Overview: SAM riboswitch aptamer (S box leader) from Halobacillus dabanensis, 110 nucleotides, folded computationally. The sequence was found by an Rfam model in a public genome assembly. Taxonomically the source falls in Halobacillus (Bacteria, Bacillati, Bacilli, Caryophanales).
Parts: sequence; structure tokens; C1' cells
RNA sequence: CUCUUAUCCAGAGAGGCGGAGGGACUGGCCCUGUGAUGCCCGGCAACCGGCAAGUGAAAUGCUUGAUAAGGUGCCAAUUCCUGCAAAGUUCGAACUUUGGCAGAUGAGAG
Repeated sequence: CUCUUAUCCAGAGAGGCGGAGGGACUGGCCCUGUGAUGCCCGGCAACCGGCAAGUGAAAUGCUUGAUAAGGUGCCAAUUCCUGCAAAGUUCGAACUUUGGCAGAUGAGAG
């Protein structure tokens, strides 16, 4: 970097360092010197992991539960909204719903 698969309307500090930008991209709309991004500490969650039970002929399979030492991840706003398509409401402007695209993260493969 590519492919497969699962998840993305919950959750997470009024701490320290540090100094100007940040929210992937588009268009919006926001956050930010009452200090952003980042790093450290702290925390959240429970994908992998280890534990128990069930299921199964068996598995490194599947399901459920509790756990959190370890591997990631995450801690403004639903993935902040939106970008393509369909349906519905409406005179229209506009709004709503569903699916998709894109993205993020885990696990597996190349």
C1' cells in the first nucleotide's frame, strides 16, 4: 500500500508541558491566547487477549457472561453535517428516511 471482515446516535480530567492552529478531503458549520494541534499523566471502551459456562464429533469454530495484567484504539459537536442514488412530505423553498461512496479503528490475508 492492497484485499476480506466487524464496528462507527454510548463512554472518557476545570491535571502538567507547550505555544498556533485544528475538526481527513469538498461545500458548510464550528473549536481555538477563558489557550488549539501535539506530547506526558489520567481516563473510557472492550476489537484482539487471557478466564468461565454453553454448543459442537472436533477445531485455532460458534454463542453468552464476567474481567481488564497484556496488544491496539479512543477521550468537542452522530464519522459535526454534507457530497452519489432512491423513496416519502411539500405549490415551492426545504425537510425526513433508506442504501451507497469516502473515511476511521480492530482482526485476518497478500